[in-house]
Context: one part of a larger RNA
RNA sequence: GAUGAACGCUAGCGGCAGGCCUAACACAUGCAAGUCGAGGGGCAGCAUAAGAGUAGCUUGCUACUCUGGUGGCGACCGGCGCACGGGUGAGUAACGCGUAUGCAACCUACCCUAUACUGGGGAAUAACCAGGAGAAAUUCUGACUAAUACCCCAUAGUAAUAUACUUUCGCAUGUUAGUAUGUUUAAAGGUUACGGUAUAGGAUGGGCAUGCGUCCCAUUAGCUAGUUGGUGUGGUAACGGCACACCAAGGCUACGAUGGGUAGGGGGCCUGAGAGGGUGAUCCCCCACACUGGUACUGAGACACGGACCAGACUCCUACGGGAGGCAGCAGUGAGGAAUAUUGGUCAAUGGGCGCAAGCCUGAACCAGCCAUGCCGCGUGCAGGAAGACGGUCCUAUGGAUUGUAUACUGCUUUUAUUCGGGAAUAAACCUCUUUACGUGUAGAGAGCUGAAGGUACCGAAAGAAUAAGCACCGGCUAACUCCGUGCCAGCAGCCGCGGUAAUACGGAGGGUGCAAGCGUUAUCC
Numbered sequence: 001g002a003u004g005a006a007c008g009c010u011a012g013c014g015g016c017a018g019g020c021c022u023a024a025c026a027c028a029u030g031c032a033a034g035u036c037g038a039g040g041g042g043c044a045g046c047a048u049a050a051g052a053g054u055a056g057c058u059u060g061c062u063a064c065u066c067u068g069g070u071g072g073c074g075a076c077c078g079g080c081g082c083a084c085g086g087g088u089g090a091g092u093a094a095c096g097c098g099u100a101u102g103c104a105a106c107c108u109a110c111c112c113u114a115u116a117c118u119g120g121g122g123a124a125u126a127a128c129c130a131g132g133a134g135a136a137a138u139u140c141u142g143a144c145u146a147a148u149a150c151c152c153c154a155u156a157g158u159a160a161u162a163u164a165c166u167u168u169c170g171c172a173u174g175u176u177a178g179u180a181u182g183u184u185u186a187a188a189g190g191u192u193a194c195g196g197u198a199u200a201g202g203a204u205g206g207g208c209a210u211g212c213g214u215c216c217c218a219u220u221a222g223c224u225a226g227u228u229g230g231u232g233u234g235g236u237a238a239c240g241g242c243a244c245a246c247c248a249a250g251g252c253u254a255c256g257a258u259g260g261g262u263a264g265g266g267g268g269c270c271u272g273a274g275a276g277g278g279u280g281a282u283c284c285c286c287c288a289c290a291c292u293g294g295u296a297c298u299g300a301g302a303c304a305c306g307g308a309c310c311a312g313a314c315u316c317c318u319a320c321g322g323g324a325g326g327c328a329g330c331a332g333u334g335a336g337g338a339a340u341a342u343u344g345g346u347c348a349a350u351g352g353g354c355g356c357a358a359g360c361c362u363g364a365a366c367c368a369g370c371c372a373u374g375c376c377g378c379g380u381g382c383a384g385g386a387a388g389a390c391g392g393u394c395c396u397a398u399g400g401a402u403u404g405u406a407u408a409c410u411g412c413u414u415u416u417a418u419u420c421g422g423g424a425a426u427a428a429a430c431c432u433c434u435u436u437a438c439g440u441g442u443a444g445a446g447a448g449c450u451g452a453a454g455g456u457a458c459c460g461a462a463a464g465a466a467u468a469a470g471c472a473c474c475g476g477c478u479a480a481c482u483c484c485g486u487g488c489c490a491g492c493a494g495c496c497g498c499g500g501u502a503a504u505a506c507g508g509a510g511g512g513u514g515c516a517a518g519c520g521u522u523a524u525c526c
Base pairs, nucleotide, nucleotide: 001525002524003523005522006521007520008519009518012378013377014376015375016374017373018371019370020336025334026333027332029331030330031329034080035079036078039077040076042073043072046071047070048069050067051066052065053064054063055062056061057060087289088288089287096214097213098212099211100210101209102208103207106206107205111202112201113200114199115198116197117196118195119153120152121151122150129142130141131140132139133138159184160183161182162181163180164179165178166177169174189194215261216260217259222252223251224250227249228248229247230246231245232244233243234242264286265285266284267283268279269278270277271276291312292311293310294309295308314325315324316323317322342368344367345366346365350364351362352361353360354359381412382411383410384409391403392402393401394400395399418462419461420460421459422458426453431448432447433446434445435444436443437442438441470515471514472513473512474511475496476495477494481510482509483508484507485506491498492497
C1' cells in the first nucleotide's frame, strides 16, 4: 500500500459498488419454462346467443336440464422451446485453459439468399366412453375417433452411392470439374396472414487434431498389454485402438516418464520504479459438475440442474403389498463458522421462449429492502469578541502558567435534518388509426396507447445554530508531557524493552498529537 474481511469502541447524510472465503452439509414452504385454438379431436370450467324440454304459475316471466353455435379454453394428441438464461468450483496437472494453426477428416434447428416442388392413398392412437386392479403413486382391458402425429405409392436432381473414362489441385492418403450407366430417398396442411419438402451457398454455433506455454516433491526411477504400430471390419457428423479380429514387438523416460501432493484455466486484480512476487471475489471468455456412481433415450444440439432408467446413501408417505424426493436457481431454514442480506416489487426498459398478432411466461433482468463492507462526496457552523471570566490542571504558589477566542455576549448563514408545495427523464417501438411510395404486403411519415422503481430524484418556500464526533496514541523507532496512584505487584509490549518509592513506558487525570464518520486491533499478500 491492499482486502469479498472479522473483532472492539463509536456513528449524521448521500452516490456508486460489494455481500457464505467455512459444510459440493441437510433442506420445510413459495416461486424460478413454457407457449401455440391461425395444426387437431373436442368441451371440464367461464362468458354469450338461439332453440328444445321439465317445474312453478302472475300466460310471459323465473328456476333447472339438454344442445360447441360463438368468444374462449382445463386435460389430451401435435409443433417449437425446455442443450439458452441462472448456480457452483467438487473433480481435473489435462489439448482442461491460453496462444497460434489445420480439417483435402466434420456437423449446424431457428435466420438470410437462390432454384425446384407441394400429386395420390392408407392404417392406427390419445383424449372421451364402458369395465377392472390399487391405501396411494399409478395402471390394465375393451370399444370409437382426428391431425401440420405415423405409413405407403408416384414424380425429381445441382443430392447420396457404386463402376468406368477425361481433367484441376495437392507432400501423400486424396481431391476439383465433366460425361455415361445402375441403385436409393421428398412433402402438409391451414387459410389468405402463414407454412412444408429437396438441393446449393451464407451466417451463427459447435466437434476434432497439432506446435508452444501452464504448481510442488527424486526422501517418487523406471512405466506400459489395447500397451506401440500395421491389415481388415465395425462404429461415429467426422479422423483415430474409438471398439473388435489377426499380425508384428513396440511406445514413454534425468530435456524428469510413472507415482504422490495441491489446484478449475485465462482476461484480469494487489504490490513494485521495473524485473518480479502474490492472487484468480465481483464483471467477461472457456471448462467441469448438478444427492453419489453408471447408462442410454429423445433431439439439429444433451449422455440433459428443476427429463428417463438402474444401483447406493439419506429423508418422507404407507392400508406393509408398495411408493415419493433431490435449492451448487431466487428468497428462506437448520447446521458449521470470526463472518456474509429480504420467504420484497415489476415485466416499465433490455434480453430470451412460444405465437401472424394481441399476448402469455421469464427469481434472466431492472428495481427496492438490510449491512460504515469498501470507495467517493457533504455536514456537524461562520465572523466579531479579553473581564484573558468561572471551573479544571500544573507551578518556583499574596502570584502566575495553561485549557483559551475556547465560553459568555453580538451579528450572519441554512448545506444537511424537519414541515409544506411542485415534480421528472428513463418510452420508443410492438399494436391501432390516418397517410405516402411501390403495387396487395413491404418500406416511410403523423397521431394515439404503455413507468415497477416513485410522488423517488430534482426544484421552490418556511423557521431556527437549530438535527449531527469519535477513536487511537503521546520512552525511541514515531507527531505528541506533566501530576497523582502503584511499588519487579498490578500491569504494558510490534522490536528494543518498561515496573523493585520521585515511572513522560503500568492505571487515572489535565494537556497534547494523528486520523476522522470513522478510528484502532487481528489475519493475509507485496
This is a predicted structure of a 526-nucleotide part of an RNA (small-subunit ribosomal RNA, 5' domain) from an uncultured bacterium. Its Rfam family is "Bacterial small subunit ribosomal RNA". Gene Ontology terms of the family: ribosome and structural constituent of ribosome. Model confidence (mean pLDDT): 83 of 100.